Source information:
Small-subunit ribosomal RNA from a metagenome, 1477 nucleotides, folded computationally. RNAcentral holds the sequence, with entries from SILVA. It matches the Rfam family "Bacterial small subunit ribosomal RNA". The coordinates come from a structure-prediction model, not an experiment, and the mean pLDDT is 84.

RNA sequence: AGAGUUUGAUCCUGGCUCAGGACGAACGCUGGCGGCGUGCUUAACACAUGCAAGUCGAACGGAGAUAUUUUAGUAGUAAUAUUAAAAUAUCUUAGUGGCGGACGGGUGAGUAACACGUGGGUAACCUGCCCUAUGGAGGGGGAUAACAUCCAGAAAUGGGUGCUAAUACCGCAUGAUAUACUGAGAUCGCAUGGUUUUGGUAUCAAAGAUUUAUUGCCAUAGGAUGGACCCGCGGCCCAUUAGCUAGUUGGUGAGGUAACGGCUCACCAAGGCGACGAUGGGUAGCCGAUCUGAGAGGAUGAACGGCCACAUUGGAACUGAGACACGGUCCAGACUCCUACGGGAGGCAGCAGUGGGGAAUAUUGCACAAUGGGGGAAACCCUGAUGCAGCAACGCCGCGUGAGUGAUGAAGGCCUUCGGGUUGUAAAGCUCUGUCUUAGCUGACGAUAAUGACGGUAAGCUAGGAGGAAGCCACGGCUAACUACGUGCCAGCAGCCGCGGUAAUACGUAGGUGGCGAGCGUUGUCCGGAAUUACUGGGCGUAAAGGGGAGCGUAGGCGGUUUAUUAAGUGGGAUGUGAAAUCCCCGGGCUUAACCUGGGAAUUGCAUUCCAAACUGGUGAACUAGAGUGCGGGAGAGGAAAGUGGAAUUCCAAGUGUAGCGGUGAAAUGCGUAGAGAUUUGGAGGAACACCAGUGGCGAAGGCGACUUUCUGGACCGUAACUGACGCUGAGGCUCGAGAGCGUGGGGAGCAAACAGGAUUAGAUACCCUGGUAGUCCACGCUGUAAACGAUGAAUACUAGGUGUAGGGGGCGAAGCCUUCUGUGCCGCAGUUAACACAAUAAGUAUUCCGCCUGGGGAGUACGAUCGCAAGAUUAAAACUCAAAGGAAUUGACGGGGGCCCGCACAAGCAGCGGAGCAUGUGGUUUAAUUCGAAGCAACGCGAAGAACCUUACCAAGGCUUGACAUCCUAAGAAAGCGGAAGAGAUUCUGCUGUGCCUUUCGGGGAACUUAGAGACAGGUGGUGCAUGGUUGUCGUCAGCUCGUGUCGUGAGAUGUUGGGUUAAGUCCCGCAACGAGCGCAACCCCUAUUGUUAGUUGCUACCAUUAAGUUGAGCACUCUAGCGAGACUGCCGAGGUUAACUCGGAGGAAGGUGGGGAUGACGUCAAAUCAUCAUGCCCUUUAUGCCUUGGGCAACACACGUGCUACAAUGGUUGGUACAAAGAGACGCAAGACAGCGAUGUGGAGCAAAUCUCAAAAACCAAUCCCAGUUCGGAUUGCAGGCUGCAACUCGCCUGCAUGAAGCUGGAGUUGCUAGUAAUCGUGAAUCAGAAUGUCACGGUGAAUGCGUUCCCGGGCCUUGUACACACCGCCCGUCACACCAUGAGAGUUGGCAACACCCGAAGUCAGUGAGCUAACCGUAAGGGGGCAGCUGCCGAAGGUGGGGUCGAUGAUUGGGGUGAAGUCGUAACAAGGUA
Repeated sequence: AGAGUUUGAUCCUGGCUCAGGACGAACGCUGGCGGCGUGCUUAACACAUGCAAGUCGAACGGAGAUAUUUUAGUAGUAAUAUUAAAAUAUCUUAGUGGCGGACGGGUGAGUAACACGUGGGUAACCUGCCCUAUGGAGGGGGAUAACAUCCAGAAAUGGGUGCUAAUACCGCAUGAUAUACUGAGAUCGCAUGGUUUUGGUAUCAAAGAUUUAUUGCCAUAGGAUGGACCCGCGGCCCAUUAGCUAGUUGGUGAGGUAACGGCUCACCAAGGCGACGAUGGGUAGCCGAUCUGAGAGGAUGAACGGCCACAUUGGAACUGAGACACGGUCCAGACUCCUACGGGAGGCAGCAGUGGGGAAUAUUGCACAAUGGGGGAAACCCUGAUGCAGCAACGCCGCGUGAGUGAUGAAGGCCUUCGGGUUGUAAAGCUCUGUCUUAGCUGACGAUAAUGACGGUAAGCUAGGAGGAAGCCACGGCUAACUACGUGCCAGCAGCCGCGGUAAUACGUAGGUGGCGAGCGUUGUCCGGAAUUACUGGGCGUAAAGGGGAGCGUAGGCGGUUUAUUAAGUGGGAUGUGAAAUCCCCGGGCUUAACCUGGGAAUUGCAUUCCAAACUGGUGAACUAGAGUGCGGGAGAGGAAAGUGGAAUUCCAAGUGUAGCGGUGAAAUGCGUAGAGAUUUGGAGGAACACCAGUGGCGAAGGCGACUUUCUGGACCGUAACUGACGCUGAGGCUCGAGAGCGUGGGGAGCAAACAGGAUUAGAUACCCUGGUAGUCCACGCUGUAAACGAUGAAUACUAGGUGUAGGGGGCGAAGCCUUCUGUGCCGCAGUUAACACAAUAAGUAUUCCGCCUGGGGAGUACGAUCGCAAGAUUAAAACUCAAAGGAAUUGACGGGGGCCCGCACAAGCAGCGGAGCAUGUGGUUUAAUUCGAAGCAACGCGAAGAACCUUACCAAGGCUUGACAUCCUAAGAAAGCGGAAGAGAUUCUGCUGUGCCUUUCGGGGAACUUAGAGACAGGUGGUGCAUGGUUGUCGUCAGCUCGUGUCGUGAGAUGUUGGGUUAAGUCCCGCAACGAGCGCAACCCCUAUUGUUAGUUGCUACCAUUAAGUUGAGCACUCUAGCGAGACUGCCGAGGUUAACUCGGAGGAAGGUGGGGAUGACGUCAAAUCAUCAUGCCCUUUAUGCCUUGGGCAACACACGUGCUACAAUGGUUGGUACAAAGAGACGCAAGACAGCGAUGUGGAGCAAAUCUCAAAAACCAAUCCCAGUUCGGAUUGCAGGCUGCAACUCGCCUGCAUGAAGCUGGAGUUGCUAGUAAUCGUGAAUCAGAAUGUCACGGUGAAUGCGUUCCCGGGCCUUGUACACACCGCCCGUCACACCAUGAGAGUUGGCAACACCCGAAGUCAGUGAGCUAACCGUAAGGGGGCAGCUGCCGAAGGUGGGGUCGAUGAUUGGGGUGAAGUCGUAACAAGGUA
């Protein structure tokens, strides 16, 4: 510090996710030791049991125990024992009394508050114990618990009577610098007022104890400590909470308090708070700090420390220095327990512990040794505070599980290309060590005298032995780390992207590897990354976002120039504070570290004070550049009202006139013989204003268009007279605001939602047509929305230019030019931008103010509220769901987008196919099997250049199992040939002949072959062409496809390759930020067309001979053959063209513009075809999916399709006659002549391994006949008789003869081929092959027609455009309906919580009143008084009750929409002009 994920790729926006750190954690697997910490986050749920607050006898009277002494009695001779009493001493302690139970300890329910933090104030206060100082303590009195006794009660406990003490209680005395009142001065403060000096009057105190040294008591002042109250500032969410408040705000007086105060009360006034967020609701203890972060921030508030609040729930006071009191009291409620049923007792959010809840959190331990607290003079007692121990890997830190050496790189495992690699110096082995551990011995510090829970602990020494001590997660990318097997969209994984459908580095297992390590992973939460709420530090033309569409304007924010002053902001210094702990730095102590500890720094803050005066603010004075006014001008569809006008549509009336009009792609509905439409004249009525008209004008926007008049707003130009900052923006607010819509009343020509009809269509609730009502128009009112758009808020200033246009001004020598202001456009530099683009009319550079945005969907929806007559508008969520949604640009592809061009693509022609019969292939069907493959073009006379057996892969049956075939081993045998028997055959049994080749040391060895045996293995036309190689088809013989360097672009990419011409061609030329190059094109190759030359046999024959015949001599001139050459290159001429490429025409030439044909197929596309040509990975099979055999099938047949053949006839058929080819093939062959047969063919065989021989021509031509018919056309089908091949023609061959003589008379929609030696037509040959072509491939003979042209169909190329497509239009994608699931709204209602309000009842208790009852202290000789108490009454008052509302949940028949789901249904709305933009 970043990374993954939207796309074919790119840049951007934007969300989601990951890597880091942390935790009071939990869960899974695993677990050796020690140190230091930490440990109910949930039920402030309920609690058994024990302990957690007592202490003081030096305050007091008793009681008890013990000891001593004395006295008396009893027993005893006595010592002595014992009983009773007294005194003294010690110990114990129920009660009175004092101090402490307000600390310590726990918890976080409540609390949004002066509760907390921070800084101040108290001139408005208190403070036990403690410290300092001054002074004092005289003399009395009356009770009461204990105790005794009686009574009541189950108990708790209570009552009566009697006795008694005090440091308990009460008078009196004394008394101040105390308090209150009242005088006189001094001085200070922000105010009330304070401080101080000096008078007077009134009031108030005490307690003793003891060991005689102390300690306690009272008053006053001061201090310290602790507390109380007040104030400034600070720190959560919701405005779908906007108004709240009656003791409320203030005053006067009184009461109350330690003290100020509506704290309380009476009276008076009507205030107080709030958009700087009151009130209400939700949530929450606050802070030091902790975690994270570069910081700013964000989150948290366990442990430790400070403060607050609470103590079963609610209320209340008492005591006290201090409480409205955790282990005190009273009352009420709930709960639990005891009970004799009358009544009582209790409060773990103290420490342990129990139940419960929960994912989850420990021992009913030891000790007061230390630290601290309470009491005491002290000893001492108490202390679940605390110190320790126990449990828990819960966290942090440290240590160990061994070290060295050790290569036959052992064994085993795993992988393997079978060679090896890896685990791996790892192990074993050898040599060592002893941290931890085990045993034994010694043994602390903490307490420098005594006292040690921890603890026989830490630590030390000795001994033993490598012994007892390693796991967890991951390994597709992010992210370090890969292979095998299993599985087969299953099981499963997953943080995101995504893996898994038979070769999974992603699932599971194993080996290996990586990471961390007594831990490792997972889950949860927080911060970070996230600049993804942006103060630091973001944005708003198109990505989310410029508001509400606009204007005016309130609060607020911001604000021109000069000067003086002030000092609020601002800057600097000083002081106080910012507790300690924490963090950081430097040190120190535990062996180290964690941990503990000393010092410093820091604590960014707040307050006080001093200084400065630039800037901002305040105040005063001035200025004119902003703003405004005045004066002078011109422009304008600016607004409102009234009036006027012509053209057109429609309607009405009348005339003329006759059969149609109208409408459309084509029609129909409609109108018209009752006279339409057309035409002429007149009239009515409403609405809109042609031309002018212009990215022209005006207006804030919406918007405004005939003309005239009236009223009226604003802008602009010129001038510089006036005011003197009067300005900008603008939350709320007010006003305006297209169209549609609503209300009332008018109006209604045309147009026209709804509606009707006609068409179109599969349907057509649409597009088209004919009609047509609201509405459109006017007046008044409402609505308040639009893609209200420049998708661009307003204002100000600055920043190159060029060119139009509208309105003004100025200058000049004036058809015009220059200049200036305001508006409105275009182009363009810098700059900006993700790009597109913007560019003085900014989206540039800056400032001010306002509005808005924070992933997509749900949703601008629900609920609530406001507005509205309604429609609806405004404000505006959540649950749930997805990993994207989106912007701009790029390359393709596509378009029922455009332009240019080409092609037998169309057109122009010729011949066909589609109809018939047959052949052949396919589908389908059938079958035991009808083997398999090929499937639009580019499958279908295709693989198959040839299925009777074989082929053959299929079926049935019969057989074989190392196999029909290959290699290796062992044994035997030459190989091989010829028989016989059984069987359908394979096969089985059996006989005969035969002993070979090479080498040899003669023993043998080797090669080939055969048989038998054992296993390794063979075999497979079994699967996968979507695992592959190779081969092939197709676009397409189309002209394209790319690269290097350079340049442009952030980039994908572009340029080059586009453009202007031209070509068959990316062919060439010109231009050009490109310059070059490669694969394609062309050429080079073959055949063919002309010719030369060479060579003449088997070819040829002009001349000379010869023959039946180039038959033979002769010849090689010619033809021909086949080698080598020549020839054609836009070379020449003319015209056009850019002086080009090139095109057109011409000459010459056998051939002319690639002469004709062939071979040749760029980058790639189609997961195109082929595992059945072959090869091959993996899978499957192995007495079978292999192999052999016989027979059958591939040949079936209702039917459908493709490709052909033959025809339908006279351009013909039949018969007869007569000619002329090319290219091939031939020995397992071609076969002549001859003979036989009607013929197929047979007999026989000359010749020929071929320019020699053979196969071997037809149409044409010449005659004859047929005479338009199902025929002398046509030949299917069938019968009979034959021939040929072959082991074998039944299934299932071909041919011949005779006989038979079907359909068919030129073929619907549609569709194919062909541009010249072509189509058409005629025959010939070859491959395969024993035989079997109408197929295929070749060959020649005869030999046409047409082409205006590129509008259209199809295919293709280039450029351009749009795109929501990229699996690329066979694309993408929308909505209803049906089904399942999920969350949510409404809902008659039902039910619960919370906080208030009104009223009723009213406990305890304070206060007030009363107090006839009761009453010790004081006064009084006594009566009585004073004072007090009980009781009663009143105000307030918790819980409770009643009532109507508020608010928040839960639930609810039914219902609404939403989301998500597998390949459901219906259509096709959007994306291309998406077929109606």